[in-house]
RNA sequence: GCGGAGGGACGGAUGGCCGCUUUGUCAUGUUGCAAAAUAUGGCGGGGAGGAAAGUCCGGACUCCACAAGAUAACGGUGCCGGGUAACGCCCGGGCGGAGCAAUCCGACGGAAAGCGCCACAGAAAACAGACCGCCCCUGGGUCCAACCCACGGGUAAGGGUGAAACGGUGCGGUAAGAGCGCACCGCGCCUUUGGCAACAAAGGCGGCACGGCAAGCCCCACCGGGAGCAAUGCCAAAUAGGAACCGCGUGAGGGCUCGCCCUCGGGGAUAUUUUGGCCCCAGCAGGUUCGGGUUGGCAGCUAGAGGCCUUGUGGCAACACAGGGUCGAGAGGAAUGGUCAUCACCGGGUUCGCCCGGGACAGAAUCCGGCUUACAGGCCCUCCGCGCGC
Numbered sequence: 001g002c003g004g005a006g007g008g009a010c011g012g013a014u015g016g017c018c019g020c021u022u023u024g025u026c027a028u029g030u031u032g033c034a035a036a037a038u039a040u041g042g043c044g045g046g047g048a049g050g051a052a053a054g055u056c057c058g059g060a061c062u063c064c065a066c067a068a069g070a071u072a073a074c075g076g077u078g079c080c081g082g083g084u085a086a087c088g089c090c091c092g093g094g095c096g097g098a099g100c101a102a103u104c105c106g107a108c109g110g111a112a113a114g115c116g117c118c119a120c121a122g123a124a125a126a127c128a129g130a131c132c133g134c135c136c137c138u139g140g141g142u143c144c145a146a147c148c149c150a151c152g153g154g155u156a157a158g159g160g161u162g163a164a165a166c167g168g169u170g171c172g173g174u175a176a177g178a179g180c181g182c183a184c185c186g187c188g189c190c191u192u193u194g195g196c197a198a199c200a201a202a203g204g205c206g207g208c209a210c211g212g213c214a215a216g217c218c219c220c221a222c223c224g225g226g227a228g229c230a231a232u233g234c235c236a237a238a239u240a241g242g243a244a245c246c247g248c249g250u251g252a253g254g255g256c257u258c259g260c261c262c263u264c265g266g267g268g269a270u271a272u273u274u275u276g277g278c279c280c281c282a283g284c285a286g287g288u289u290c291g292g293g294u295u296g297g298c299a300g301c302u303a304g305a306g307g308c309c310u311u312g313u314g315g316c317a318a319c320a321c322a323g324g325g326u327c328g329a330g331a332g333g334a335a336u337g338g339u340c341a342u343c344a345c346c347g348g349g350u351u352c353g354c355c356c357g358g359g360a361c362a363g364a365a366u367c368c369g370g371c372u373u374a375c376a377g378g379c380c381c382u383c384c385g386c387g388c389g390c
Base pairs, nucleotide, nucleotide: 001386002385003384004383005382006381007380008379010377012343013342014341015340016339017338018337020047021046022045023044024043025042026041027040028039029038030037031036049361053372054371056370057369058368059367060366061228062227063226064225066276067275068274069273070272071271074224075223076222077221078220079093080092081091082090083089094108095106096105097104098103109219110218114217115216116213117212118211131159132158133155134154135153136152138150139149140148141147167185168184169183170182171181172180186208187206188205189204190203191202192201193200194199232299233298234297235296242290243289244288245287246286251264252263253262254261255260265281266280267279268278306327307326308325309324310323311322312321313320314319345358346357347356348355349354
């Protein structure tokens, strides 16, 4: 200097004028016994992101629903250890893969529980099989040999097909071959060592069971109730105290002031069930369908598993604990804007005085922790590779 990898932030600044919204305080008016509410104005404080996005995960919170326990279906995750409120997230490690490397990716439990699939090509796709081949016996062709043909037998080392061919390389052996034997590798079992573990290494024994796919069904382990702020609660108001259908049991005993009350029994409300509590027992509690009214106001609504800076301790780290300082949108059909000036950054031109132009992705709506996706332009730190110079 060029190319690459990992991480961190910025993505305009300052001032004036006008405007919006929220909040504190003061003044005035109105309502009110007061507290307070509301309107106007003065002076202060705050006001859209790193992704607010996607709605993909996990929660807080609310209801179903008065509680507690269990279970099914369905769904999710899937190596080990740690972090976290929790997670499918984060950190560290193991194994496998890509890359020269920095680094990145992994849907990473089980194929000997069972079922299923592996098209086409190929002889053959899971105890498979002979297309081209290799070798041998017998017979024939040839004077003989070499060579060729036919039948039979042996073979899977060589070639071919394919994503993948029933271990790999080498040596020996054989008629030719083959784990047939041997060495090493691979595989299985056992032992020892290191590690919390996933795993790794070393040694011994064994010629050794027949591949892949579970991101096919499935098995195993762990986790999970459903819906969601348009949840939900209150006030006001209005309508049709609407209509149809279903509704097992429709009992027993006792007390009594003859109206009722208590106990048992039966039923009902959450996917099912058990226990307790609640409601109901005559057209009841409840359930199904159709239809009507309410389109108003208030709350929920923002200070928490908070953010940022910093000190100490522990930890490789994620992070945890303790301390100090500082900061904080809450709209309600939906505010956070406009304008002027100067400067900064980037691109082009330049007579070097300056001139012209540019500005990405994108807007809070219950709130947090993550992941994923988008992003003009420049900046900082660390690492890898190549080239050159000193």